RNA sequence: AAACUUGAGAGUUUGAUCCUGGCUCAGAAUGAACGCUGGCGGCAUGCCUAACACAUGCAAGUCGAACGAAGGCUCUAGCUUGCUAGAUGUCCUUAGUGGCGGACGGGUGAGUAACGCGUGGGGAUUUGCCCUAGAGUGGGGAACAACAUUUGGAAACGAAUGCUAAUACCGCAUACGCCCUUCGGGGGAAAGGCUUCGGCCGCUCUUGGAUGAUCCCGCGUCUGAUUAGCUUGUUGGUAAGGUAACGGCUUACCAAGGCGACGAUCAGUAGCUGGUUUGAGAGGAUGAUCAGCCACACUGGGACUGAGACACGGCCCAGACUCCUACGGGAGGCAGCAGUGGGGAAUAUUGGACAAUGGGGGAAACCCUGAUCCAGCAAUGCCGCGUGAGUGAAGAAGGCCUUAGGGUUGUAAAACUCUUUCACUGAUGAAGAUGAUGACGGUAAUCAGAGAAGAAGCCCCGGCUAACUCCGUGCCAGCAGCCGCGGUAAUACGGAGGGGGCUAGCGUUAUUCGGAUUUACUGGGCGUAAAGCGCACGUAGGCGGCGUAUCUAGUCAGAGGUGAAAGCCCGGGGCUCAACCCCGGAAUUGCCUUUGAUACUGGUAUGCUUGAGUUCGGAAGAGGGUAGUGGAAUUCCAAGUGUAGAGGUGAAAUUCGUAGAUAUUUGGAAGAACACCGGUGGCGAAGGCGGCUACCUGGUCCGAUACUGACGCUGAGGUGCGAAAGCGUGGGGAGCGAACAGGAUUAGAUACCCUGGUAGUCCACGCCGUAAACGAUGAGUGCUAGUUGUCGGGACGCUUGCGUUUCGGUGACGUAGUUAACGCGUUAAGCACUCCGCCUGGGGAGUACGGCCGCAAGGUUAAAACUCAAAGGAAUUGACGGGGGCCCGCACAAGCGGUGGAGCAUGUGGUUUAAUUCGAAGCAACGCGAAGAACCUUACCAGCUCUUGACAUACCUAUCGCGAUUAGUGGAGACACUUUUCUUCAGUUCGGCUGGAUAGGAUACAGGUGCUGCAUGGCUGUCGUCAGCUCGUGUCGUGAGAUGUUGGGUUAAGUCCCGCAACGAGCGCAACCCCUAUCCUUAGUUGCCAGCACUUUUAGGUGGGCACUCUAGGGAAACUGCCGGUGACAAGCCGGAGGAAGGUGGGGAUGACGUCAAGUCCUCAUGGCCCUUACGGGCUGGGCUACACACGUGCUACAAUGGCGAUGACAGUGGGAUGCAAGCGUGCGAGCGUGAGCUAAUCUCCAAAAGUCGUCUCAGUUCGGAUUGUUCUCUGCAACUCGAGAGCAUGAAGUCGGAAUCGCUAGUAAUCGCUUAUCAGCAUGAAGCGGUGAAUACGUUCCCGGGCCUUGUACACACCGCCCGUCACACCAUGGGAGUUGGUUUUACCCGAAGACGGCGCGCUAACCUUCGGGAGGCAGCCGGCCACGGUAAGGUCAGCGACUGGGGUGAAGUCGUAACAAGGUAGCCGUAGGGGAACCUGCGGCUGGAUCACCUCCUUU
Repeated sequence: AAACUUGAGAGUUUGAUCCUGGCUCAGAAUGAACGCUGGCGGCAUGCCUAACACAUGCAAGUCGAACGAAGGCUCUAGCUUGCUAGAUGUCCUUAGUGGCGGACGGGUGAGUAACGCGUGGGGAUUUGCCCUAGAGUGGGGAACAACAUUUGGAAACGAAUGCUAAUACCGCAUACGCCCUUCGGGGGAAAGGCUUCGGCCGCUCUUGGAUGAUCCCGCGUCUGAUUAGCUUGUUGGUAAGGUAACGGCUUACCAAGGCGACGAUCAGUAGCUGGUUUGAGAGGAUGAUCAGCCACACUGGGACUGAGACACGGCCCAGACUCCUACGGGAGGCAGCAGUGGGGAAUAUUGGACAAUGGGGGAAACCCUGAUCCAGCAAUGCCGCGUGAGUGAAGAAGGCCUUAGGGUUGUAAAACUCUUUCACUGAUGAAGAUGAUGACGGUAAUCAGAGAAGAAGCCCCGGCUAACUCCGUGCCAGCAGCCGCGGUAAUACGGAGGGGGCUAGCGUUAUUCGGAUUUACUGGGCGUAAAGCGCACGUAGGCGGCGUAUCUAGUCAGAGGUGAAAGCCCGGGGCUCAACCCCGGAAUUGCCUUUGAUACUGGUAUGCUUGAGUUCGGAAGAGGGUAGUGGAAUUCCAAGUGUAGAGGUGAAAUUCGUAGAUAUUUGGAAGAACACCGGUGGCGAAGGCGGCUACCUGGUCCGAUACUGACGCUGAGGUGCGAAAGCGUGGGGAGCGAACAGGAUUAGAUACCCUGGUAGUCCACGCCGUAAACGAUGAGUGCUAGUUGUCGGGACGCUUGCGUUUCGGUGACGUAGUUAACGCGUUAAGCACUCCGCCUGGGGAGUACGGCCGCAAGGUUAAAACUCAAAGGAAUUGACGGGGGCCCGCACAAGCGGUGGAGCAUGUGGUUUAAUUCGAAGCAACGCGAAGAACCUUACCAGCUCUUGACAUACCUAUCGCGAUUAGUGGAGACACUUUUCUUCAGUUCGGCUGGAUAGGAUACAGGUGCUGCAUGGCUGUCGUCAGCUCGUGUCGUGAGAUGUUGGGUUAAGUCCCGCAACGAGCGCAACCCCUAUCCUUAGUUGCCAGCACUUUUAGGUGGGCACUCUAGGGAAACUGCCGGUGACAAGCCGGAGGAAGGUGGGGAUGACGUCAAGUCCUCAUGGCCCUUACGGGCUGGGCUACACACGUGCUACAAUGGCGAUGACAGUGGGAUGCAAGCGUGCGAGCGUGAGCUAAUCUCCAAAAGUCGUCUCAGUUCGGAUUGUUCUCUGCAACUCGAGAGCAUGAAGUCGGAAUCGCUAGUAAUCGCUUAUCAGCAUGAAGCGGUGAAUACGUUCCCGGGCCUUGUACACACCGCCCGUCACACCAUGGGAGUUGGUUUUACCCGAAGACGGCGCGCUAACCUUCGGGAGGCAGCCGGCCACGGUAAGGUCAGCGACUGGGGUGAAGUCGUAACAAGGUAGCCGUAGGGGAACCUGCGGCUGGAUCACCUCCUUU
């Protein structure tokens, strides 16, 4: 010098956002366990569960220098050579007497919520061994073990008699200290042993100390109040006893105290601490190892001994258990070290040594020591090391992936060159030991040797969270910490390759802290998210105005003591480093003592007036109570007038009425409520209060003067008040009106609506004590811009009805500020202070149990199991509403014509079938795919048949032809076989070289109208030709987002204009394109023919012409351009003129962002899957055409606006060489024969039809044409199933169509015919064309669809949404429950072992005394109270089980309804009461957290 360097977030509620709020994750840790794996070493650690039971061994002994004795060894002697006697030694061993130690050391944490522990103090105590100091150690005595003998017992263990020693025991003497004392006095000791004779070790009394121990006190020390009262030795005193000592510690007496909301008592849990772990810290959790204290030793009780114990390896008793037994009795206590069984997820050796450290004994040698030191086992943890290093691209092989090229594994390997840490082998070999002694241990270490040799795994890879692909699987198997993956393309399951992380480990599980500011002291909240008691008064408590003096409790500063060691931290040092260990320091935030300071808080004292209150004078008021009184209205009663209805509703009915209602008039009765005034006006603490008058009474405000002198604020408990409903007793009862009854409505209607109507509503007295009791906002005080209403006072000024100002209330807007936002904003939700209440995810549940209150209903206090990952607030964008406003559309309305009825056609469903192929399904499927199913088509069915295939590419071989064609045979045909005729590939470098073609072969492959349109592309439908959909920059908002795009006008239009925090832009609209309407121009053939000719077969036929029509190129024209009006001087609108056309002239093409997982895998394309002698290919026949029925779309009709006959005029698209076909002939006709012309403005299809004229005369007809019979025609290989047409005959239904429903606004509807595609043939369908040619639109209330703005929302898969309750089923936890089982505890009583205490002690009795008789003392024994265990009875409390039963939760697509969310279709909700299958309904009062419209009031801006 240092002891410091300190704080991270993420996922998950939503379509998205911000907030609130829970859940989850990433970190660290562990005495751990489990799974996979495992080389070495060091240092640590290792029954957390059964304080369960224990076999076996060991864990506390030692002293012969306290004592008597016995034995052994050695020596000597004797001899019967195995006995006797003696001696000997710091010799050895031993039981016993005696001493010291077994109270330490070691274990465990059951109990204990306690002075147990921690910390700091205190005193009335004791303390063996040790230290210090003083004094003493004289003289006697009596026994008892051992031993001997006898004897009991199975044993354990005794009994009797006799002998004996001591540092064992007992007197006597002495007493410097010592103890007691009434200050006279009295009392009490001792032990010797060894010796080298120097002494040493002891002994007794005493002093002081040290150490250990005991006791007391302050403070701290878990949870529960659903434990609120506890206590009789209890609290205190006096006296005595007892203790080492204080003390109710014990006893007697006296007093009646003591503890408790600052939590007593009770219940549950727990050894406490230093510390450990986590944390930035404050805190939280924890109390293994190490250390301090406590408690315990099989369970309970008890004492003895001792300095110390009520004693782990001592004693006694009781109990349970185990063992021995000869059944009579005995023995035992591992929570010491090992070890065993058991329990458990789980925790080690029946090891070595006293070498070290320490302990006991001894004078010592020494002995003992499972304390300890070591070793063993275990990756249990921490730390260290290794499993090789360098070079090495052909980027090897293999694996995996692949877009098939390649990529990756990967310098990785191999190969080459090195090294040898660790392990292994051999050798040497410590320190630990001051002189000796080494279990560890031939260990650590050192040296040498060989050889890359012996040594890598585990988890993860959807996000959080570092790391991605393939295959398999197909809501299965499985994963998952949270969110969530898996239903055929899974980075989420399983495998593989690759990658990431950590590494001798890695994951999982469990637990703790953290993150979590998610209990908030540091550091949170309560208007709407959870959260202000309904309101007030007030107790305790908390907090408290301005001075002065004083004290110094809090507070601050200094000093001292303590805060054990270890640990943490810092600085050094030692093991090679580290872990680990050692030394020193810092720290230990605390407690105590003391000194000082005195501002603040506090105490005391004394003042003050501004807080608070009192007094006086005024004022307003639905403030409260009692009594009286008034009018209007309703109902009833009576009477009059009067007659058929009244009443009620969406419409009705129940009901009342001819027995006279309703209506009307008059009179009367009763009860309840008080219109107008009346007002975001007033009063009150809240609930609440409304006619008028009187009396009693509370509070408030203003003004003024004096007085009191902090008297104040808040307020746990407590007390009072407290709407409506409800309850009790007694009244009252007009109206209203739960329940109830009836009528309606309805699928039902226990409702909404109607008619009645009981409790109740009213009064008195007494309960209840709750409401959306709301401003969802506790009370109080101070401070912080304003503007503008209104209520009650005052002051000032004057113009006397106004202005200025002030105090107190009550509203609106708004600044700063605040808020998640909404909003609040001097009446705060702003800035501060004080006090109280309350919250901590949703559900379960404001429920159960318990307590308290209540007559009851019920209120209040108030959980848990279980379950979910959300529940929620505010705001945003959408969507939706049986919300609102504005606007549009053949949407309605006004019209015209249809459909729905008939017959037929056609499509669909259904049914049938071998098959009736498949798709399309509200609008937006259904004359749709299909612009045309007899075969083919064809995909379906039956049968037959082929297998590299009907078709493509590649390879090999063969052949150059392929093909066309004749005929025959078999067959149903495909096909197979034979045969006639025609024809004889191309290029060339001339090589059977190249190309091409055919046949055969084998394999890759072909093929699939098989599946998935929910894997897709493309195409299409639809909203919708609706006017919308977006972006950039800026601005606003924390943000999602908003603004622009809203507003005022206007338009067909987000069209345009104006305004505006917006300014611009894009895709859409419009325009540009096509057709059509007018004109001009150019050009006239196949078109046209005005004028001029010609012909006659009278036709633009011909010449000629291009004027016209027309054709098809180019242009012009229309723009609100002009005028008037209107509008805002705009955009525009209305009218007019001109014009072929007028406000988009008409029509078409053109379809924004998107929606519907819309349609299509059967047009085509295509991923994946599936089939491969078949799900492919071919063929014949059948089917798609069926037929009780239902629907859609059409045709034809029902007739006279028509049928039939006659007449024979006028179009326009468009088609035509396998074709259109004139003309001619023929047939009744369909048609047939022949055939000019035509590649088509030339020829042809081609006839247009409605029209016009005549006839029929209202009928199932001269309507209608189905059906059927029959004869034909055409196409075609073929008309049976199954084509179209013609002739003759037949002549059905149908007389205009129920409910309902469709199209159309002008050249449109309606009506009429014509053409075309497909096609051999087949059209009532489809796509087109022209002819004739209307009616109506007042208007936007309503239906439908759409657009914009706004509003509500619990919807976002977006109302085809969401969602509630009963019932049924399954599972789960839980309440009640007759009882039953067990634990614990209390009270009373009984019993009462051992034991100490007290008493007795007639039996027995060594020491002492004695007068020798005995006495003192002692022992046995007996008695007494106390007391463990045990028993009886009655409770309290906790837990288990429990038939049955209550609700709750969770579940798949169950049942019934539809209560809530929109005005949710009766606004909802709160309290209460009644009712009902259920959600719920109804009454009464309340709230807005109700939409909409209207009115009123207020505010803002101008």